Description: The RNA shown here (c-di-GMP-I riboswitch aptamer) has 99 nucleotides and comes from a Gammaproteobacteria bacterium. The model forms 95% of the base pairs in the Rfam consensus. The organism belongs to Gammaproteobacteria, within Bacteria. The coordinates come from a structure-prediction model, not an experiment, and the mean pLDDT is 84.
[in-house]
Order: sequence, then C1' cells, then structure tokens
RNA sequence: GCAAGACAAAGGCACACUUGUUGAAAAACAGGGUCGCAAAGCCACCGGUCUAAAGGCGCGCUGCAGGAUGCAUCGGCCCACGACAGCGGAGCUGCCGAG
Repeated sequence: GCAAGACAAAGGCACACUUGUUGAAAAACAGGGUCGCAAAGCCACCGGUCUAAAGGCGCGCUGCAGGAUGCAUCGGCCCACGACAGCGGAGCUGCCGAG
C1' cells in the first nucleotide's frame, strides 16, 4: 500500500420504550435506555415511504344570503415547498485490521 471483516483491541452510534422541548403532523433535538449497526458518519440527487399546515377541489353536512348561485364552519379528496440517510441506489468522508 491492497484488503476479507474477528467471536481481536481501542473506541463509536443507539431501535422500542420513556422524560422534557419544538412542530399542524410526519418527525426532530436533549436526557435516560440499548433492539441492533463496519459506515446506524455526512448528503434528500434518483426511486421509495410517512405527514398534509398552507394551497387547491367545491365532493358531503350544516348555516347565512339568494333567481341561477355565492360565501363560511366542520368533514372528505388532492397536493411537499415538510420529513425519513436505522428502506434501496448515487455522491463525499472515515477508525481498527486477519491475511
């Protein structure tokens, strides 16, 4: 230098659950915790998944006004500009190290 990943050594991260905070939510952050992880380090570029506040539709109920119809509350549907890197891929970086 290359490099399998050992049940080696030194360390690292932290699922569920839980406490607090933020958020409309998904989720995030901090403490506890320790299911697991050799990139469970970074990054939403591609696919995927989650959420749907705002926005859209005007579909349903109700109310108000009313000639058609319009407006509003609540519900419904659509939607990422929100999130997930511990779903897969791409990209960037990196500890130890059999041999």